[in-house]
Context: one part of a larger RNA
RNA sequence: GGAUGAACGCUGGCGGCGUGCCUAACACAUGCAAGUUGAACGAAGCGCUUACGACGGAAUCCUCCGGGAGGAAGAUGUAAGCGACUUAGUGGCGGACGGGUGAGUAACGCGUGGGUAACCUGCCCUGUACAGGGGGACAACAGCCGGAAACAGCUGCUAAUACCCCAUAAGCGCACGGUAUCGCAUGAUACAGUGUGAAAAGCCGAGACGGUACAGGAUGGACCCGCGUCUGAUUAGAUAGUUGGUGGGGUAACGGCCUACCAAGUCAGCGAUCAGUAGCCGGCCUGAGAGGGUGAACGGCCACAUUGGAACUGAGACACGGUCCAAACUCCUACGGGAGGCAGCAGUGGGGAAUAUUGCACAAUGGGGGAAACCCUGAUGCAGCGACGCCGCGUGAAGGAAGAAGUAUUUCGGUAUGUAAACUUCUAUCAGCAGGGAAGAAAAUGACGGUACCUGACUAAGAAGUCCCGGCUAACUACGUGCCAGCAGUCGCGGUAAUACGUAGGGGGCAAGCGUUAUCC
Numbered sequence: 001g002g003a004u005g006a007a008c009g010c011u012g013g014c015g016g017c018g019u020g021c022c023u024a025a026c027a028c029a030u031g032c033a034a035g036u037u038g039a040a041c042g043a044a045g046c047g048c049u050u051a052c053g054a055c056g057g058a059a060u061c062c063u064c065c066g067g068g069a070g071g072a073a074g075a076u077g078u079a080a081g082c083g084a085c086u087u088a089g090u091g092g093c094g095g096a097c098g099g100g101u102g103a104g105u106a107a108c109g110c111g112u113g114g115g116u117a118a119c120c121u122g123c124c125c126u127g128u129a130c131a132g133g134g135g136g137a138c139a140a141c142a143g144c145c146g147g148a149a150a151c152a153g154c155u156g157c158u159a160a161u162a163c164c165c166c167a168u169a170a171g172c173g174c175a176c177g178g179u180a181u182c183g184c185a186u187g188a189u190a191c192a193g194u195g196u197g198a199a200a201a202g203c204c205g206a207g208a209c210g211g212u213a214c215a216g217g218a219u220g221g222a223c224c225c226g227c228g229u230c231u232g233a234u235u236a237g238a239u240a241g242u243u244g245g246u247g248g249g250g251u252a253a254c255g256g257c258c259u260a261c262c263a264a265g266u267c268a269g270c271g272a273u274c275a276g277u278a279g280c281c282g283g284c285c286u287g288a289g290a291g292g293g294u295g296a297a298c299g300g301c302c303a304c305a306u307u308g309g310a311a312c313u314g315a316g317a318c319a320c321g322g323u324c325c326a327a328a329c330u331c332c333u334a335c336g337g338g339a340g341g342c343a344g345c346a347g348u349g350g351g352g353a354a355u356a357u358u359g360c361a362c363a364a365u366g367g368g369g370g371a372a373a374c375c376c377u378g379a380u381g382c383a384g385c386g387a388c389g390c391c392g393c394g395u396g397a398a399g400g401a402a403g404a405a406g407u408a409u410u411u412c413g414g415u416a417u418g419u420a421a422a423c424u425u426c427u428a429u430c431a432g433c434a435g436g437g438a439a440g441a442a443a444a445u446g447a448c449g450g451u452a453c454c455u456g457a458c459u460a461a462g463a464a465g466u467c468c469c470g471g472c473u474a475a476c477u478a479c480g481u482g483c484c485a486g487c488a489g490u491c492g493c494g495g496u497a498a499u500a501c502g503u504a505g506g507g508g509g510c511a512a513g514c515g516u517u518a519u520c521c
Stems, first nucleotide, its partner, number of pairs: 001521004006517005013393006019386002021351001026349003030346003035093003040090002043087003046083008055074001060069003100304003109229008119221002124217007132166004141156004146151001172197005178191005202209001230276003237267003242264008279301004283294004306327005329340004357383001359382003365379001366377004396426004406417004430462001433456004440448001465510005470491003476505005486493002
């Protein structure tokens, strides 16, 4: 000198774009953050229409004035049909994405370059073929019943794109052997063969949307390898599933991944093991570069979700807002038993030098569900707060010497503040007032927002501080103090004339900031 997710002191006008718990991966009140589908399904409710029943009794007509006929509106019950209607439940898809955090991890975790002849892949795209027949349940519901509650239990009924069985099926799976070609060792590909096994679902406004099998693609993932990846030797030996083999198991798949047996290996001074520290990278800061430091925000990967462990479901998890077990903590309880997990968005307490609103909207972009309408979305888009950072603008411009007054100083003559002010003439950027008023949205749909922006009128009005002035280092005098009080980055200053302390006048630097502290180069 540059830089910062900064903090502190003094000060503070406006706008744009960014950015904001670096500490306790401490504990959390409250609200919201993952639902959707009635075009899969039964049921209940609501509404409409029709039919029927028992009510109800108007208009109208007759009348011997006593009444009689007549049957509308209305309300009600049952049944049927209909509905872009509502929903607890069954079923489907999604809750493995998106969002957060960096505790752990020195590791194939990450980066980079390869490999898989050792692998998987829902939704999506392309192609080929198919969808025949049958059955039994379980919720909801009804009844009974346990419990304070959470939540159960028993009996009975019922639907499906839920479940099961049979059929059919290949170039699909499994087993067995064959031929040809090729390669990279195990082998791969193609062709034909024998035996054997496994599919499917409907719905509808008839346009669609779906289902099953196989093959290919795309996308996403999994595993393996070369190289790179902090400090310590005041850590020198470490290792028994350890190293290899065989058989078996397991996995999508290779493998001590697991297991039985056999062998005795394997790693290490090119630093094993142990200990400490740490998420890694693109990047960011600095530097002429080499390098050094760093890993906030944004993007990629990894790991974690109170702590530890485990599996289930599923194409995908060993699953932040799923399940089970154990532990700590908090809460409810009728003491028998239950409930919970903000390292999601806000917010609270605590810790701390220190870090924001319990805001608006799905209008846009994107995601989930749905045929769609649409619903959900604290992702996201915006707004609020903070000079936290960067950038831009303003706080006026021109003229104006009687060099006014005041103040400071003085050799008392003056000198400085100083064209500075006053005064004259202008201007209106920002702010304020009034009028108009977007783009962002492709027909409609705008949270932002009457915002940005434009126009008009209006007043110099509403808008300057901070640090320094001994040398380094730009900028000096007076008074006070008297090795005191104090200053200080360094050299050092202060003991009676201190340009170094304090105050004042003046000056210098930077400027909505200035200075200090901390850290890096």
Molecule: small-subunit ribosomal RNA, 5' domain
Organism: Lachnospiraceae bacterium